A computed fold for a 587-nucleotide part of an RNA from a Patescibacteria group bacterium, annotated as large-subunit ribosomal RNA, domain V. It matches the Rfam family "Bacterial large subunit ribosomal RNA". The RNAcentral record of the full RNA draws on ENA. The coordinates come from a structure-prediction model, not an experiment, and the mean pLDDT is 81.
Context: one part of a larger RNA
């Protein structure tokens, strides 16, 4: 070197399972509610099965009887038309008793006395007699038909899980027949109003230095932005979601020019008005910023309504859809003498596509006609459809019981970069060290190292790199604890303190605690800091962490939830090809 045997498991990001955690899918499912829509249930009412009377209070109609007060005026004149006469021994007028109405004046009926009249025609009054006849109105009483609605009876549909008998021998089931309860209720069909997680069916948004939490979405202005335009972050600062109309904050014709500082001037001050002079737009321009504005686009006044019609050449912007600018024409106006301005506002924000129904308009319209309906054109209106190019008219949660399908596109452990932080180290030397900056020490800074912490970032691995502590076994590094050798001391000595050089060797046992750690005991020359996948689970353990079971405590209406707690909780390969190592053995 080379081939073997027996081992032992550090490596082959070893085998094994398209990672269970983590995110994503306009994925499943399971649960849950005051998510959203249905349904089953439960219940109201209305019709139909569903008949048949009372009473009672309404309705509508017919028939009777009543009933009718401004003022004037005998007086309680309802209206209109005949109308000289009417009534009365079948009992007039007067009295008395009782009823009704009543505007308290009186009407009107009934009974009993009584025994012979009582009223109208003439005067007042819009209308003339309840003298008498007929119609008719407005309020009321009663009958009477039909109807309602309530409430009681009845029995005859309907129903009995009630008793006998018979089919029928055994029969609690049917049927048939006698009773018997109950009754037009209840059931049961239909429309309808409610209640309904009891069932189902679905939603329950994105961006994001990983998710959540938190904040955000459309549109204006600035900067960022790199002197054409654009140009991004969860980059740095602001707005918007309108406002003004006939006495404008549009039109248009004339006019004027602010604001500040300093002197000065009754009342008078820091601030009112004036007057000089300086500056020069620092003012204003409805409101954010910008750009702009003195020929004003600012302020003031007249007179107005172009804050219009039908259109439109060319341009900007632009993935599209939108969206900006607009020469000139035709109609009607407005304002100036005129030329001319004028289709809102000094510009840039003030905003919402389609469907859908509803409004107004319309020489538009299919269907034989006509009319109606429908529909079609043009206007304007109806979404904080704000997740603002807007999935539906119409929606939240929870999973540790949990699926699936991706993903190192994205996190938790490891590592890799970084080094903010961390540890160590060097300048400066203000100052403490009695004196004295430097024996020690060191403010304010200021440079570095190193990669043991806590992070940043998201590079390998999600068809898997097993995570904390123990145990075992251990290799390394010095920034050394000890033990060995010096300088320095504010080192008498002894013991320290500080620094250089040194990594050969060493670095304990117990108590708590799942602990590292870290605190107490007791020792020791000394009980050193680190790195190795925070060495080592195909070497062991499994006490924590981090599945399913419970349980308290808090939070939630609830399913559940919690770097709270607290009990339970399957660690897979008798088998090692390869490398490695360790011990034989041949060659």
């Nucleotide at each position: 070197c080379c081939c073997g045997c027996g081992g032992c498991u550090a490596g082959a990001c070893g085998a094994a399972a398209a990672g269970a955690c983590c995110c994503c899918a306009u994925g499943a499912a399971g649960c849950u509610u005051u998510a959203c829509u249905a349904c089953a249930a439960c219940u109201u009412g209305g019709c139909a099965u569903u008949g048949a009377a009372a009473u009672a209070a309404g309705a509508u109609u017919a028939g009777a009887u009543u009933u009718g007060u401004u003022u004037a005026g005998a007086a309680u004149a309802a209206c209109u038309g005949g109308g000289a006469g009417a009534c009365u021994a079948u009992g007039a007028a007067g009295c008395c008793u009782c009823a009704g109405c009543g505007c308290u004046a009186g009407c009107u009926g009934a009974g009993g006395u009584g025994g012979a009249g009582u009223c109208a025609u003439u005067a007042g009054u819009g209308a003339a007699a309840u003298a008498c006849c007929a119609g008719u109105c407005u309020a009321a009483u009663u009958u009477g038909c039909u109807u309602u609605u309530a409430u009681u009876u009845c029995u005859a549909a309907c129903u009995c899980u009630c008793u006998c008998g018979c089919c029928u021998g055994a029969a609690u089931c049917g049927g048939c027949g006698a009773g018997g309860a109950a009754g037009a209720c209840a059931g049961u069909g239909u429309c309808u109003g409610g209640u309904g997680g009891g069932u189902a069916g679905u939603u329950u948004g994105a961006c994001u230095g990983g998710g959540g939490c938190g904040g955000u979405c459309g549109c204006c202005u600035c900067c960022u932005a790199a002197a054409a335009a654009g140009u991004a972050a969860c980059g740095g600062a602001g707005g918007c979601g309108u406002u003004u109309a006939c006495a404008a904050a549009g039109g248009u014709u004339g006019g004027c020019u602010a604001g500040u500082u300093g002197u000065c001037g009754a009342u008078g001050g820091a601030a009112a008005c004036g007057a000089c002079a300086g500056c020069g737009a620092u003012a204003g321009g409805g409101c954010a910023a910008a750009g702009c504005c003195a020929u004003a686009a600012g302020c003031c006044a007249g007179c107005u309504u172009u804050a219009c019609u039908g259109c439109a050449a060319g341009a900007c912007c632009u993935a599209c859809a939108a969206g900006u600018c607009g020469c000139g024409c035709a109609g009607u106006u407005g304002c100036g003498a005129a030329a001319g301005c004028a289709g809102a506002a000094c510009u840039u924000a003030g905003u919402g596509a389609u469907c859908c129904g509803a409004c107004a308009a319309u020489c538009c319209u299919u269907g034989a006609u006509a009319g109606u309906c429908g529909g079609g054109u043009u206007g304007a209106a109806g979404c904080u459809c704000a997740a603002c190019g807007g999935a539906u008219a119409a929606a939240a949660g929870u999973u540790a019981c949990u699926c699936u399908g991706g993903g190192g596109a994205u996190a938790a452990c490891a590592g890799g970069c970084u080094u903010a932080u961390u540890u160590c180290g060097c300048c400066c030397a203000a100052g403490c060290g009695u004196c004295c900056a430097u024996a020690g020490c060191g403010a304010c800074g200021g440079c570095g190292a190193a990669g043991u912490u806590u992070g940043g970032c998201a590079c390998c691995u999600c068809g898997a790199u097993g995570u904390c502590g123990g145990c075992u076994c251990a290799c390394c590094g010095c920034a050394u604890c000890c033990u060995g050798g010096g300088g320095g001391u504010g080192a008498a000595g002894a013991a320290g303190c500080u620094c250089c050089c040194a990594a050969g060797g060493g670095u304990u046992u117990g108590g708590c605690u799942g602990u590292u750690c870290g605190c107490c005991a007791a020792u020791u020359a000394a009980a050193g800091c680190g790195g190795u996948a925070c060495g080592c689970g195909a070497g062991c353990u499994g006490g924590g962490u981090u599945c399913a079971g419970a349980a308290c405590g808090u939070c939630g209406u609830g399913a559940g939830a919690c770097a709270g707690u607290u009990c339970g909780g399957u660690c897979u390969c008798c088998u090692a090809u390869c490398u490695g190592c360790c011990g034989u053995g041949g060659g």